[in-house]
RNA sequence: CAGGUCGGCCAGGCGGUCGCGCCCCGCGCGGCGGGGUGAGGAAAGUCCGGGCUCCACAGGGCAGGGUGCUGGGUAACGCCCAGGCGGGGUAACCCGACGGAAGAGGGCCACAGAAAAGCAGACCGCCCGGCGGUUCGCCGCCGGGUCAGGGUGAAAAGGUGGUGUAAGAGACCACCGGCGUCCGUGGCGACACGGGCGGCCAGGCAACCCCCACCCGGAGCAAGGCCAAGCAGGGACGAGGUGCGGCCCGCACCGCCUGAGUCCCGGGUCGGCCGCUCGAGGCGGCGGGCAACCGCCGUCCCAGAUGGAUGACCGCCCGCGACAGAACCCGGCUUACAGGUCGGCCUGGACG
Numbered sequence: 001c002a003g004g005u006c007g008g009c010c011a012g013g014c015g016g017u018c019g020c021g022c023c024c025c026g027c028g029c030g031g032c033g034g035g036g037u038g039a040g041g042a043a044a045g046u047c048c049g050g051g052c053u054c055c056a057c058a059g060g061g062c063a064g065g066g067u068g069c070u071g072g073g074u075a076a077c078g079c080c081c082a083g084g085c086g087g088g089g090u091a092a093c094c095c096g097a098c099g100g101a102a103g104a105g106g107g108c109c110a111c112a113g114a115a116a117a118g119c120a121g122a123c124c125g126c127c128c129g130g131c132g133g134u135u136c137g138c139c140g141c142c143g144g145g146u147c148a149g150g151g152u153g154a155a156a157a158g159g160u161g162g163u164g165u166a167a168g169a170g171a172c173c174a175c176c177g178g179c180g181u182c183c184g185u186g187g188c189g190a191c192a193c194g195g196g197c198g199g200c201c202a203g204g205c206a207a208c209c210c211c212c213a214c215c216c217g218g219a220g221c222a223a224g225g226c227c228a229a230g231c232a233g234g235g236a237c238g239a240g241g242u243g244c245g246g247c248c249c250g251c252a253c254c255g256c257c258u259g260a261g262u263c264c265c266g267g268g269u270c271g272g273c274c275g276c277u278c279g280a281g282g283c284g285g286c287g288g289g290c291a292a293c294c295g296c297c298g299u300c301c302c303a304g305a306u307g308g309a310u311g312a313c314c315g316c317c318c319g320c321g322a323c324a325g326a327a328c329c330c331g332g333c334u335u336a337c338a339g340g341u342c343g344g345c346c347u348g349g350a351c352g
Stems, first nucleotide, its partner, number of pairs: 001348010012317007020038008040323001044334002047332005052220004064216005069083005084098001085096004099211002105209002107205003123150002125146009158176006177201001179198008224274004233265005241257001243256004281300008318321001
């Protein structure tokens, strides 16, 4: 210098004019004036996890759903960190639902092919026997042996060499690979390395059922709570009215019913208020840890609306400005994004 790989940061700036939400202060308060503050790295998708709220709930099991190498982090996670194993790349580095398929069992494996799965499978070929033919090279038919070779396929039941045989074959032997099991060493562990033994070898798919281990109650801020016009309801008092009973009648009194009005009560509509933003918080320092992260100290307050604010115009500068905007909060993941900037590492080339 070129190419690559990984990670962090920024997301136009400054000035002026007008306007909007929230908070504080003041005033001569239906408002006005002053001051302060006002979107994001994803506020998005709503895909996971939690806080909070209400409801349900003895314990255990079944059903259903989810997760799936190991260790750690965390409030928790399907997230993050570190490591192991497998795969890709010259490398930096990247990717992986990565438990179980030989003994729990079932199922599936397109097309092609003889055969697609558990005493497999004879299409061609090879070999043996019988019969027939023959131009004496061999050919045809029938019965049998054989998976070494050919051919099909994504995949055909270890590889190489030998023994053996009519021809062959883990049928047997040696070495190698792989599997199982036991032991040793290292590691918390996943696992790695080494050794012994075993049967000769076991196809793939569990993001198919299934088995194993672990986790999981439901609904969501339109959660939930408080106040409460109007209308209807309940209770008490009750002017007055009415009939019946007690008394011979009237008056008075007692009981029952109706009842304007007054007061009270519960639920609760319109409407209003709370929940609402100080929090698993930001920044700085120190300490622990490889790291994710944690602890201590100091410091800061950083939108909170409810028809829902954060906008418009002008000037200057530059590289002419992307994706996009809160609505209970937080931790992740994923997706979108003009460009700019900083750093670590790798490979190649050149020069010193």
Predicted 3D model of a 352-nucleotide RNA (Bacterial RNase P class A) from a Pseudomonadota bacterium. Its mean pLDDT, the model's own confidence on a scale to 100, is 78. Of the family's consensus pairs, 93% are formed in the model. A source record names the gene rnpB. It matches the Rfam family "Bacterial RNase P class A". The family's RNA type in Rfam is ribozyme. From the family's description: Ribonuclease P (RNase P) is a ubiquitous endoribonuclease, found in archaea, bacteria and eukarya as well as chloroplasts and mitochondria.